[in-house]
Molecule: c-di-AMP riboswitch aptamer (ydaO/yuaA leader)
Organism: uncultured Solirubrobacteraceae bacterium
This record gives sequence, structure tokens and C1' cells, in this order.
RNA sequence: GCGUGGCGCCCGCCGAAUCCUCGGACCGCCGUCCCGGGGAGCGGGGAACCCAAGUUAUGGGGCGAGUCUCGUGGUGAUCCGCGAGAAGCGCAGUCAUAGACAGCGCGAGCCCGUCAGCUAACUCCGUAGGCGACAGGCACCAAUGCA
Repeated sequence: GCGUGGCGCCCGCCGAAUCCUCGGACCGCCGUCCCGGGGAGCGGGGAACCCAAGUUAUGGGGCGAGUCUCGUGGUGAUCCGCGAGAAGCGCAGUCAUAGACAGCGCGAGCCCGUCAGCUAACUCCGUAGGCGACAGGCACCAAUGCA
């Protein structure tokens, strides 16, 4: 000097998931990513008239961007794996325009339990978890393989 790992503070990203306060526990104090409440904000579900829908094993439904197509393999297949894509979602760059170009990543999972269209009043629930801290571009050089 570089790389890797861990801890703390600050900052940044996905997400509704933040803030205030009371009590307890720990502690000498400060305080705590601890436990249990309350409130604000944010987010989601249920639920009338009207409207809509005519639908009930091919069950149905909710949160979420997370659904679908093709190919292929294993199969009993509405299942699973792999590959390539599309709908959709997130981050961020350049030009310098309200636009164009172009890059990277995601494209999961969970829940209700025979039951829910919309829906005012009303009512119920959540307020987690996960990640990042150097990266990218260009030029040059070298190595390997093939002809």
C1' cells in the first nucleotide's frame, strides 16, 4: 500500500414499516437494535343503498412488481429443475430536454380456510425484515487456446 473478515457511528437503497410517549428489565450514569402498553403518521383487509356480476372442485380469496410464453429434462401431473424471453418493478448514468440514448438488478415468498365484487358509516390488522459503502469506463501490456 492492497485485499478479506468483524464491530461502531453517519449516510444511502428495497419496503407501509417512521416518530412521540408511559411502565418494566438491565445499568454507577449516559443509555438500550430489550419486554409490554398508548398515540400520531403511513399501509392493508372486511363491510350498506346504488352499480356490477349472473357464479358455486377446474373451489375461491388476500398481501406483494413478482404474472405469463416457449424450449428442454424428470414425472402420475394443475408438480419440480434448467435455459431463453415477455408483462411488470427497482436503482442509477450521459446528453442537455421536459425528451433522447444507454446500463445494472428483480421478475420471490407468505397468508385466509369453503368465505369476502364495488362500497359510506362502522370495524379489524401491520408498522417488519433485508442489503450497500467504492464502482464504472478507456488505453496499454502480458498469459493461454486455436488457425